[in-house]
A computed fold for a 351-nucleotide part of an RNA from a metagenome, annotated as small-subunit ribosomal RNA, central domain. The full RNA is in RNAcentral, with records from SILVA. Its mean pLDDT, the model's own confidence on a scale to 100, is 87. Rfam family: Bacterial small subunit ribosomal RNA.
Context: one part of a larger RNA
RNA sequence: CUGGGCAUAAAGGGCGCGUAGGCGGUAAAACUAGUCAGUUUGUGAAAGCCCCUGGCUCAACCAGGGAAGUGCAUCUGAUACUGUUUUACUUGAGUAUAGGGGGGGAAAGCGGAACUUUUAGUGGAGCGGUGAAAUGCGUAGAUAUUAAGAGGAACGCCGGUGGCGAAAGCGGUUUUCUAUCCUAUCACUGACGCUGAGGCGCGAAAGCCAGGGGAGCGAACGGGAUUAGAUACCCCGGUAGUCCUGGCCGUAAACGUUGGGCACUAAGUAGAGGGGAUUCCGAAGUUCUCUCUGCCGGAGCUAAUGUAUUAAGUGCCCCGCCUGGGGAGUACGAUCGCAAGAUUAAAACUC
Numbered sequence: 001c002u003g004g005g006c007a008u009a010a011a012g013g014g015c016g017c018g019u020a021g022g023c024g025g026u027a028a029a030a031c032u033a034g035u036c037a038g039u040u041u042g043u044g045a046a047a048g049c050c051c052c053u054g055g056c057u058c059a060a061c062c063a064g065g066g067a068a069g070u071g072c073a074u075c076u077g078a079u080a081c082u083g084u085u086u087u088a089c090u091u092g093a094g095u096a097u098a099g100g101g102g103g104g105g106a107a108a109g110c111g112g113a114a115c116u117u118u119u120a121g122u123g124g125a126g127c128g129g130u131g132a133a134a135u136g137c138g139u140a141g142a143u144a145u146u147a148a149g150a151g152g153a154a155c156g157c158c159g160g161u162g163g164c165g166a167a168a169g170c171g172g173u174u175u176u177c178u179a180u181c182c183u184a185u186c187a188c189u190g191a192c193g194c195u196g197a198g199g200c201g202c203g204a205a206a207g208c209c210a211g212g213g214g215a216g217c218g219a220a221c222g223g224g225a226u227u228a229g230a231u232a233c234c235c236c237g238g239u240a241g242u243c244c245u246g247g248c249c250g251u252a253a254a255c256g257u258u259g260g261g262c263a264c265u266a267a268g269u270a271g272a273g274g275g276g277a278u279u280c281c282g283a284a285g286u287u288c289u290c291u292c293u294g295c296c297g298g299a300g301c302u303a304a305u306g307u308a309u310u311a312a313g314u315g316c317c318c319c320g321c322c323u324g325g326g327g328a329g330u331a332c333g334a335u336c337g338c339a340a341g342a343u344u345a346a347a348a349c350u351c
Base pairs, nucleotide, nucleotide: 003323004322005321006320007305008304012319014202015201016200017199021195022194023193025089026088027087028086029085030084031083033082034081035078036077037076038075041073042072043071050066051065052064053063054062055061092192093189094188095187096185097184098183099182100181104178105177106176107175108174109173110172111155115151116150117149118148119147120146121145122144126137127136163170164169207248208247209246210245211244212243216242217241221237222236223235224234259318260317261316262315263314264313268295269294270293271292272291273290274289275288276287277286278285300307301306324351325350326349333344334343335342336341
């Protein structure tokens, strides 16, 4: 450089915003850069290859002439497509107005159940735990029960293959701030779009730094059991941590193991959020339509499993990635990090 691929065989970046770049709707005009055409011209060394002649008795070989040399430059012409410039359009995209939905995000307050603990009352011998026990707690009065107080964390039922968010993720309740999405009108702008190397931001849990907090749970650790042993599974304790504030880390089976966008392509069925029509109106029903979430299934696709308008079908555009197993996501170097480590990423050798 090229081919074939990326749900499960190697392979979709964890997710977004966006720079360069790539690609890009409808109509008209101009230019003619790309593109296309040409007995335009120049060049494209010689030799060789090919064609026609000739010379060695023939051939190989050699000589002469021609053609070719698919290219480049130049000239003339064409103007469909691409491009550039100008003008116009509304269906892509956005805005406005009017409705609507939601655990979307941030901050502050409040609430009840449970739990632990403190104090006081009742009470008086056990409690707890297990397969069975023991360690443990308890006459210095436990467990149980009643009342009052304190504390931290999490929010039962509703709750749903239900909702929202780009992903990570989000669930008591109120207020404030804030972002997005959907529908209707089709009023406005007039291609303003898609993707996106680098870059920037967000990014579960664990972990790290500083300061708080610490009820429950609980790595490590101690003890009791079990066992041949038991550095475990079970039990009694229990420190980091889990929580909050600020700052790092930047990884996950970050999964739908399926990148994003647009268009098209059988039916059936369920749920969620809107809107229209129908009936005099409302409820309810019927029906149409837009958006989202599922199941099932035909064609097609697939090695099969499966997938199937939420495609893994049919096409186009852009990005990322793969190229036998091990060595190895390792070494070295570089960048980032307080560290842990992360990112980038080989080779020898071996089968």